[in-house]
Context: one part of a larger RNA
């Protein structure tokens, strides 16, 4: 100096506490751990693994295992010989891969050869083989926590201190007054980006108020630039102004104007380090293996096994609810072999016609909500596993191992012990929508988007994490 401490003081956090909803009991989804398996590929593990890499395991993919080929190889380069095509088609035999056969076949050329394919040798090649503890570069965590640090200077033999302490303030090392310290640099904070109010400019596919036509109806049409809206440029918010308290910096006001007030609300940003933290399987890159195989092609399994045990999450136990009709309202986004209006068949998954849209033109497209009528507390008209049948789409292919639709079946489960989670407001909850991947889906995951909207914080003694000063110490 720093780290600890069932030492001290002060401060903060959904950390307690006050609420609200769930996990912990149930099926089922899905990741793990164990067993098992010829393989159940590998990673990742208190917090910071476990719906994690994985934003799409039926073949592929794939790295596994079995079997069945290939050895300059699946792909890419250089040299040297040889040789003319190579690809394409068509038969055989095979699980394919590959193997046999037939056909049909090059182009420029100063004829010296080159282009370009193949074949042989040969120098490279290949390796999802180890080592994250040999790296890079990328992440995670503490933690959006207020820290980390330099240059003179001073002070101390020296390690080091000092500034950065100390009073007040602060979301903050944010400032303000003190002061042997003056300054500064990463960090905060403000520059971005979004949401909320106006104005200007600009109307087309988007809008209609006014005039006119037209319709059962409809911006439908002429038209218009007012209004929404779209999208670019600016204004605004700065304790600016009023009161009170204070020296200042600030602090308080159901004080004022304001759409907005005190950091308006969200976002991006992540400081010096720590943890020999993740990752050699994204990728790169020393070093070590392996070259007729640890490479490489192909077929079929396998990654989806299942006494069991753990996280995460879906639907549930019901009436603030379930079922039948009916009637409204969104926002973000997608869309070309894609989105499909709209008509027809079918009970429905769709499937045929068909029509618009490379989209503010078309099109995917809402549900809680409300309004009727029913069920009356029951394992029920709850729940919806699970199985049995018959089907619908996707694909070369749904047996292992798809997703849907109908019919029938109708398990478990009457609010979950100890515990333990998440959130302070347009938040929790609670409803639907849409995206990437994607033929198609095992999505209840993930990002995102709006509807509808809560109840609670007296207050820091207590857990738990953090900062800052200061004490002990036989730790470094």
């Nucleotide at each position: 100096u720093g780290a600890c401490g069932g030492g001290g003081g002060c401060c903060c956090g959904c950390a307690c506490a006050a609420g609200c909803g769930g996990a912990g009991g149930a099926a089922c989804a899905u990741g793990u751990g164990g067993u098992u398996u010829a393989a159940u590929u590998c990673g990742a593990u208190g917090a910071u693994a476990c719906g994690c890499g994985a934003g799409g395991a039926a073949c592929c993919u794939u790295a596994c295992c079995c079997g069945g080929g290939c050895u300059u190889g699946a792909a890419a380069u250089g040299c040297a010989u040889c040789u003319g095509a190579c690809a394409g088609g068509a038969g055989c035999a095979g699980a394919g891969a590959c193997g046999c056969u037939c056909u049909c076949u090059c182009c420029c050329u100063u004829c010296g050869g080159g282009g370009c394919a193949g074949a042989u040798g040969u120098g490279u090649a290949g390796g999802u083989g180890c080592u994250g503890c040999a790296u890079g570069g990328u992440u995670g965590u503490c933690g959006u926590c207020a820290g980390c640090u330099c240059g003179u200077g001073c002070c101390g033999u020296g390690a080091g201190g000092u500034g950065u302490c100390g009073g007040c303030u602060u979301a903050a090392g944010u400032g303000c007054c003190a002061u042997a310290a003056c300054g500064a640099g990463c960090g905060c904070a403000a520059c971005c980006c979004u949401c909320a109010u106006c104005a200007u400019u600009a109307g087309u596919u988007a809008c209609c108020a006014u005039c006119a036509g037209g319709u059962c109806a409809g911006g439908c049409u002429g038209g218009g630039g007012a209004c929404u809206c779209u999208a670019a440029u600016g204004a605004g918010a700065c304790u600016g102004c009023c009161a009170u308290c204070g020296u200042a910096a600030g602090a308080u006001g159901c004080g004022a104007g304001g759409a907005a007030g005190g950091u308006g609300g969200g976002g991006a940003u992540g400081a010096c380090g720590u943890c020999a933290a993740a990752u050699c399987a994204g990728c790169a890159c020393g070093g070590c293996c392996c070259u007729u195989a640890c490479g490489u092609c192909c077929g079929g399994g396998g990654c989806g096994a299942c006494a069991c045990a753990c996280g995460u999450g879906u639907u549930a136990c019901a009436a603030u609810g379930g079922g039948u009709g009916g009637u409204a309202c969104a926002a973000a986004g997608g869309g070309c072999a894609g989105c499909u209006a709209c008509a027809u068949g079918g009970c429905g998954a769709c499937a045929u016609g068909a029509u618009g849209c490379u989209a503010a033109u078309c099109u995917c497209c809402a549900a809680a909500a409300c309004c009727a009528c029913u069920c009356u507390c029951a394992g029920u008209u709850c729940g919806g596993a699970u199985c049995g049948g018959a089907g619908u789409c996707u694909g070369c292919a749904a047996c292992u191992c798809g997703a849907c639709u109908c019919c029938g079946u109708g398990a478990a489960g009457c609010u979950g012990g100890a515990u333990u989670c998440g959130c302070u407001a347009g938040u929790a909850a609670u409803c639907g929508c849409g995206c990437a991947u994607c033929a198609g889906c095992c999505a209840c995951g993930g990002c995102g988007c709006g509807g509808u909207g809560a109840a609670u914080a007296c207050g820091u003694u207590c857990c738990c994490g953090g900062g800052c000063c200061u004490u002990g110490u036989a730790c470094a």